[in-house]
RNA sequence: GAGGGUCGGGUGGCCGCGGGCGUUCGCGCCCGAGGAAAGUCCGGGCUCCCGCAAGGCAGGAUGCCGGGGAAAUCCCGGACGGGGCGACCCGAUGGAAAGUGCCACAGAAAACAGACCGCCUCACCUGUGGGGCAAGGGUGAAACGGUGGGGUAAGAGCCCACCGCCGCGGCGGCGACGCAGCGGGCAGGGCAAACCCCAUCCGGAGCAAUAUCAAAUAGGGGCGGCGCAGGGCGGGCCUUGCCGCUGCCGCCCGGGUCGAUAGCUCGACGGGCAUGGCGACAUGUCCGCAGAUGAAUGGUCACCGCUCGCAAGAGCACAGAACCCGGCUUACAGACCCUCU
Numbered sequence: 001g002a003g004g005g006u007c008g009g010g011u012g013g014c015c016g017c018g019g020g021c022g023u024u025c026g027c028g029c030c031c032g033a034g035g036a037a038a039g040u041c042c043g044g045g046c047u048c049c050c051g052c053a054a055g056g057c058a059g060g061a062u063g064c065c066g067g068g069g070a071a072a073u074c075c076c077g078g079a080c081g082g083g084g085c086g087a088c089c090c091g092a093u094g095g096a097a098a099g100u101g102c103c104a105c106a107g108a109a110a111a112c113a114g115a116c117c118g119c120c121u122c123a124c125c126u127g128u129g130g131g132g133c134a135a136g137g138g139u140g141a142a143a144c145g146g147u148g149g150g151g152u153a154a155g156a157g158c159c160c161a162c163c164g165c166c167g168c169g170g171c172g173g174c175g176a177c178g179c180a181g182c183g184g185g186c187a188g189g190g191c192a193a194a195c196c197c198c199a200u201c202c203g204g205a206g207c208a209a210u211a212u213c214a215a216a217u218a219g220g221g222g223c224g225g226c227g228c229a230g231g232g233c234g235g236g237c238c239u240u241g242c243c244g245c246u247g248c249c250g251c252c253c254g255g256g257u258c259g260a261u262a263g264c265u266c267g268a269c270g271g272g273c274a275u276g277g278c279g280a281c282a283u284g285u286c287c288g289c290a291g292a293u294g295a296a297u298g299g300u301c302a303c304c305g306c307u308c309g310c311a312a313g314a315g316c317a318c319a320g321a322a323c324c325c326g327g328c329u330u331a332c333a334g335a336c337c338c339u340c341u
Stems, first nucleotide, its partner, number of pairs: 001340007009304007017032006034318001038329002041327005046206004059202005064078005079093001080091004094197002099195002101191003116137002118133007145163006164186001165184004170179003210262004220253007231246004269288008305316004
């Protein structure tokens, strides 16, 4: 230098907080943050919406092969391409001879080719014109196969060898693909995280989901009692008339707020060991297990460790559960271990 893994302050006393169990109700015992609890970027479980079971359209996602996994934009092993002397790293890596589109700047020319400088040749008025060429120069991210030789007026797959490419069958591999052979002078520039084509997959919202119990309030319904004529309220006050609004009380149902409970934590769970496998992983066995909700997981003392500081002393990386699980990504002082170049 490359790849991978582990820990991430320790031990004890005292006081406290959340949960569980026991209790003689005094208390006692046990458990109590993370590798990322984070970002909420993917995939699920679970709940509701409307039965979302199948098909289609639109839209979206994914895209080499084999395996693993519940699934995934995940993991493992390989293939191919690129980078590195190397250990190793990186890659959305189907289709560009179905169609459409784009290729900035520079450059003569950016895609049915074409010719700025240049090279060769012919003509003449000697720097112009005609013809041939695409090897050389120059531009560009990219220039119509590459290198070398022959050939030629100069050149050119024009010819040849090798490399590349295309086609054919063969061999190896489950496959992606690889290997050699024969044939062909070579067609078909690049871009699909441009439209598109092909294949596969996808309904939406989310635990503040959702369900149960239920003080109170508004509005609603039922039953009973009272009243059936007036009463009450309003138009500034009083009287009369007129106008507008309105039954009253009790009980029950229902409603659903505060609150309480369920969902809630034993699950595709985590760890050790054994066996199988290159591995992801699988099987067996043993051990482990926060569940709060204005939301616990803390404070202090002693000793030790590390860092800073002359010392006194100060500090302990990133960060902190909120329905659960599998991934990915991001953050992380410092210490240690293994393998390899």